[in-house]
Context: one part of a larger RNA
Molecule: small-subunit ribosomal RNA, 3' major domain
Organism: uncultured bacterium
RNA sequence: UGACGGGGGCCCGCACAAGCGGUGGAGCAUGUGGUUUAAUUCGAUGCAACGCGAAGAACCUUACCAAGGCUUGACAUGGAGACCGAUGGCGUAGAGAUACGUCAGCCCUUCGGGGGGGCUCACACAGGUGGUGCAUGGUUGUCGUCAGCUCGUGUCGUGAGAUGUUGGGUUAAGUCCCGCAACGAGCGCAACCCUUAUCUUCAGUAGCCAGCGGGUUAUGCCGGGCACUCUGGAGAGACUGCCGUGGAUAACACGGAGGAAGGCGGGGAUGACGUCAAAUCAUCAUGCUCUUUAUGUCUUGGGCUACACACGUGCUACAAUGGCCGCCACAGAGCGAAGCGAAGCAGCGAUGCGGAGCAAAGCGCAAAAAAGCGGCCCCAGUUCGGAUCGCAGUCUGCAACCCGACUGCGUGAAGUUGGAAUCGCUAGUAAUCGCGAAUCAGCAUGUCGCGGUGAAUACGUUCCCGGGCC
Numbered sequence: 001u002g003a004c005g006g007g008g009g010c011c012c013g014c015a016c017a018a019g020c021g022g023u024g025g026a027g028c029a030u031g032u033g034g035u036u037u038a039a040u041u042c043g044a045u046g047c048a049a050c051g052c053g054a055a056g057a058a059c060c061u062u063a064c065c066a067a068g069g070c071u072u073g074a075c076a077u078g079g080a081g082a083c084c085g086a087u088g089g090c091g092u093a094g095a096g097a098u099a100c101g102u103c104a105g106c107c108c109u110u111c112g113g114g115g116g117g118g119c120u121c122a123c124a125c126a127g128g129u130g131g132u133g134c135a136u137g138g139u140u141g142u143c144g145u146c147a148g149c150u151c152g153u154g155u156c157g158u159g160a161g162a163u164g165u166u167g168g169g170u171u172a173a174g175u176c177c178c179g180c181a182a183c184g185a186g187c188g189c190a191a192c193c194c195u196u197a198u199c200u201u202c203a204g205u206a207g208c209c210a211g212c213g214g215g216u217u218a219u220g221c222c223g224g225g226c227a228c229u230c231u232g233g234a235g236a237g238a239c240u241g242c243c244g245u246g247g248a249u250a251a252c253a254c255g256g257a258g259g260a261a262g263g264c265g266g267g268g269a270u271g272a273c274g275u276c277a278a279a280u281c282a283u284c285a286u287g288c289u290c291u292u293u294a295u296g297u298c299u300u301g302g303g304c305u306a307c308a309c310a311c312g313u314g315c316u317a318c319a320a321u322g323g324c325c326g327c328c329a330c331a332g333a334g335c336g337a338a339g340c341g342a343a344g345c346a347g348c349g350a351u352g353c354g355g356a357g358c359a360a361a362g363c364g365c366a367a368a369a370a371a372g373c374g375g376c377c378c379c380a381g382u383u384c385g386g387a388u389c390g391c392a393g394u395c396u397g398c399a400a401c402c403c404g405a406c407u408g409c410g411u412g413a414a415g416u417u418g419g420a421a422u423c424g425c426u427a428g429u430a431a432u433c434g435c436g437a438a439u440c441a442g443c444a445u446g447u448c449g450c451g452g453u454g455a456a457u458a459c460g461u462u463c464c465c466g467g468g469c470c
Base pairs, nucleotide, nucleotide: 008470009469010468011467012466013465015461016460019425020424021423022422023421026316027315028314029313030312031311032310033309034307035306042053043052064302065301066300067299068298069297070296073125077124078123079121080120081119083118084117087104088103089102090101091100092099093098106115107114108113127291128290130289131288132287136285137284138280139279140278141276143274148187149186150185151184152183153182154163155162156161167178168177169176193268194267195266196265198236199235200234201233202232203231204230207226208225212223213222214221239262242256243255244254245253246252318418322377323376324375325374326373327372340357344353345352346351384415389410390409391408392407393406394405395404431453432452433451434450435449436448437447
């Protein structure tokens, strides 16, 4: 000077408290440990690993295992040689890689040749998801969006250092005010950026009978028009600006007016100096090291999907605020040419046939759910719950045995609200309901977005946890 204390003071945070809903019990999904295995590839391991890398393991991916092959090599550059013309189709053998055979068959040309490619040989070399994240770059997590971290000059101290940055108030904030041997400055805070909430204006290929005319079984359907909604450009608007009270007359706090919005309006992006030899050599790059007929490379099949068990994260439930049947209404944001795909037809259904329309938008397609109305059920392991299993199918794809998703019929398990413990959340939030997208041939209970319905509670800071200042 720091760090630490079951030392003190002050102050924050869903930290506790007050509430609401979960996890922990069940079944399943998924990840991990362990065990097993020829292999179950590798990494991540308190918070800050465990629906994590993986925005999608049937083959491929794939790094693992078994078997079959190759050795200048699957890929790059260079040298030499003689020869062929690149490349593609077919046949035979084979699990295929591949081997052999056969057919077709390059570009330019001044006809000398040139370009590009194949083959062979020897060598330099290629290659490595081999090792080291404790040799590194880059990137990332975390404390923490916490309010801190420093410097120049001056002053004080023999010096390490101190001061400034402490103090009195105040703030979300080292935010601001006042004071002060300090005076200034930088990185952070805030603001500038995006979005959302209101209005004005400009533009109208979507919206409207608002006002007019026409027409229909019906529909902005047509003429016509931009008023409204909407879309997307430009602006306005909020600044403690105004009033009152408190306060040191300050900063500021509380109340009020006006206002769509009030004191940072809501949300996002933005992460200081540093900490953890934190994570990553398997995104990539890279030093050193190891390997070189193998730790490289090609192929077929298997594995990553195993299963006495343990843990994490989720989904579905245990029912009546419910289940089933019928009728009916309202979004937002996205996506589409190897695509999205209507009406109609076939099928109980998954789905198939069909192809209108849509050139990128304001179009078009698909489309809710909870809620409401009517009916059945009458508290039961049930008309709850749907695991598991059997049969028959649909789709994608060379191919669904290992190992896909979905449909129909049958089967109907555990489960009657969950011990100790533990998690999330303060408002359009929790809870609940569906919709879309990326990845993607196919595969979503995961992830990332979108809207619909829409609460309860906060006395307070004694205590638990984390943090800031003295």